[in-house]
The RNA shown here (c-di-GMP-I riboswitch aptamer) has 84 nucleotides and comes from Peribacillus psychrosaccharolyticus ATCC 23296.
Its Rfam family is "c-di-GMP-I riboswitch aptamer". Rfam's curators write: GEMM was predicted in a large-scale screen for bacterial structured RNA regulatory elements.
The organism belongs to Peribacillus psychrosaccharolyticus, within Bacteria.
């Protein structure tokens, strides 16, 4: 440097749920909590998914990302330990 994650060590993250809080919502953040994770670190670049305040159309309602999801997949980028 490249490949790899059976076993081990050291450290790390934290699903559901509950509480608080921000938000129109999706969801985010903090606390409790652990289903899991070898990138479950970071980046919305491609696909996908969620939401629809404003906007547009409208009879109810519908469409739409400029809002989100990196723990949906791919891609980019940085990195620990073991191993070949």
């Nucleotide at each position: 440097u490249u490949g790899u994650g059976u076993a081990a060590a050291u450290a790390g993250c934290a699903a559901a749920u509950c509480c608080a809080u921000u938000g129109a919502a999706a969801a985010g953040u903090g606390g409790a909590g652990a289903c899991g994770c070898a990138a479950a670190g970071c980046c919305a670049c491609g696909g996908g998914c969620c939401u629809a305040c404003a906007g547009c159309a409208u009879a109810g309602u519908g469409c739409u990302a400029g809002g989100g999801c990196a723990g949906c997949c791919g891609g980019g980028u940085u990195g620990c330990c073991g191993u070949a």